[in-house]
RNA sequence: UUCUUAUCAUGAGAGGCGGAGGGAACAGGCCCGUUGAAACCUCAGCAACCUUCACAUAUGUGAAAAGGUGCUAAAUCCAUCCUGCAACAUGCAGGGAAGAUGAGAA
Numbered sequence: 001u002u003c004u005u006a007u008c009a010u011g012a013g014a015g016g017c018g019g020a021g022g023g024a025a026c027a028g029g030c031c032c033g034u035u036g037a038a039a040c041c042u043c044a045g046c047a048a049c050c051u052u053c054a055c056a057u058a059u060g061u062g063a064a065a066a067g068g069u070g071c072u073a074a075a076u077c078c079a080u081c082c083u084g085c086a087a088c089a090u091g092c093a094g095g096g097a098a099g100a101u102g103a104g105a106a
Base pairs, nucleotide, nucleotide: 001106002105003104004103005102006101007100008099013043014042015041016040021032022031023030028078029077044072045071046070049068050067051064052063053062054061055060076098081095082094083093084092085091
């Protein structure tokens, strides 16, 4: 990097450093940011994918958090493509695409 698969409405921030951007991407909307963005470092925390244990059993229930990841503004911030409903405000619901993370494989 590619493929398969599961999840994506919950949850959890301080300090240092830095100095203007950031929220994946494209022309949108909206929002965060000099009362200090991104990146990086330290500490803390959240969650429970891998993991461990118990019970059950054909892959489920419960518990734990030492370890491997991940995450700690807003639904994956919303939208974009399709369908349905509503009805001319562009709203609601579902799905897709894309993306993120884990596990496995090449």
The RNA shown here (SAM riboswitch aptamer (S box leader)) has 106 nucleotides and comes from Jeotgalibacillus salarius.
The source organism's lineage runs through Bacteria, Bacillota, Bacilli, Caryophanaceae and Jeotgalibacillus.
Model confidence (mean pLDDT): 80 of 100.
Its Rfam family is "SAM riboswitch aptamer (S box leader)". Its family is annotated with regulation of gene expression in the Gene Ontology. Rfam's curators write: The SAM riboswitch is found upstream of a number of genes which code for proteins involved in methionine or cysteine biosynthesis in Gram-positive bacteria.